Predicted 3D model of a 74-nucleotide RNA (transfer RNA) from a Bacillota bacterium. It matches the Rfam family "tRNA". Gene Ontology term of the family: triplet codon-amino acid adaptor activity. The RNAcentral record of the sequence draws on ENA. Its mean pLDDT, the model's own confidence on a scale to 100, is 83.

RNA sequence: AGGGGUGUAGUACAAUGGUAGUACAACGGUCUCCAAAACCGCUGACGUGGGUUCAAUUCCUAUCACCCCUGCCA
Numbered sequence: 001a002g003g004g005g006u007g008u009a010g011u012a013c014a015a016u017g018g019u020a021g022u023a024c025a026a027c028g029g030u031c032u033c034c035a036a037a038a039c040c041g042c043u044g045a046c047g048u049g050g051g052u053u054c055a056a057u058u059c060c061u062a063u064c065a066c067c068c069c070u071g072c073c074a
């Protein structure tokens, strides 16, 4: 320098144009002598900018971060 992949909640992952979910964690409660476990409830997120669309996590484009491959110089 060229090409590819990934980016969603504190963490790990879903959601292939139409209400952003699951598990664990956190918080509150029930239970318990206390705690743990179990059960119930609850908070919280689409990397950033632009475009297409009635509607974008999803499609297009640019950019940023990380990872992988190829190449160049030394």
Stems, first nucleotide, its partner, number of pairs: 001070007010024004018054001027041004047063005